Description:
The RNA shown here (TPP riboswitch aptamer (THI element)) has 100 nucleotides and comes from Rhodobacterales bacterium 32-66-7.

[in-house]
RNA sequence: GCCAAUACCUCGGGGUGCCCACUGGGCUGAGACGCAGAGAUGCGAACCCGUCGAACCUGAACCGGAUCAUACCGGCGGAGGGAAGGUGCAUGGGUCUCUC
Numbered sequence: 001g002c003c004a005a006u007a008c009c010u011c012g013g014g015g016u017g018c019c020c021a022c023u024g025g026g027c028u029g030a031g032a033c034g035c036a037g038a039g040a041u042g043c044g045a046a047c048c049c050g051u052c053g054a055a056c057c058u059g060a061a062c063c064g065g066a067u068c069a070u071a072c073c074g075g076c077g078g079a080g081g082g083a084a085g086g087u088g089c090a091u092g093g094g095u096c097u098c099u100c
Base pairs, nucleotide, nucleotide: 001095002094003093007087008086009085010084011050012049013048014047017027018026019025020024033044034043035042036041056081057080058079062075063074064073065072
């Protein structure tokens, strides 16, 4: 001289299935919610994620294994996409250069 992670603020991205004996109940999960709409979808809540990017999407009405069933588990995946700025931790730590 330069610089983090956690944290906070603002902004943004995303998903919302499956089954049953169906006024309800069950499975997995961080999350499977509510309202409006014929529907596509829109708004909001909670949750997760924001380039250190597997949150999430495409591939995919994919492949293998489970299950009553499923985007349930794994492969696919050293594949491709994918949404950021600030503050501050700093009298500390790390690193580079110079001098003794």
The coordinates come from a structure-prediction model, not an experiment, and the mean pLDDT is 75.